[in-house]
RNA sequence: GGGCGGUUAGCUCAGCUGGUUAGAGCGCUACCCUCACAUGGUAGAGGUCACAGGUUCGAUCCCUGUACCGCCCA
Numbered sequence: 001g002g003g004c005g006g007u008u009a010g011c012u013c014a015g016c017u018g019g020u021u022a023g024a025g026c027g028c029u030a031c032c033c034u035c036a037c038a039u040g041g042u043a044g045a046g047g048u049c050a051c052a053g054g055u056u057c058g059a060u061c062c063c064u065g066u067a068c069c070g071c072c073c074a
Base pairs, nucleotide, nucleotide: 001073002072003071004070005069006068007067010026011025012024013023019057028044029043030042031041032040050066051065052064053063054062
């Protein structure tokens, strides 16, 4: 330098070939339970969907560029 894949909550990851509220598990907070802790139960907080443009009535999803990570080729 070229090709491929990835980037979504604090962490690990889903997200239906574009549609009206963006989710799960773990973690965190509060309450219940307990003498207390753990387990368990209920509720809640937490997101610029890497960044910037474009297409579209509408983009996490499609297109282009950039950044970072991984693999392969040279």
Predicted 3D model of a 74-nucleotide RNA (transfer RNA) from Candidatus Aquivivens invisus.
Rfam family: tRNA.
The RNAcentral record of the sequence draws on ENA.
RNAcentral records the identical sequence in 6 taxa.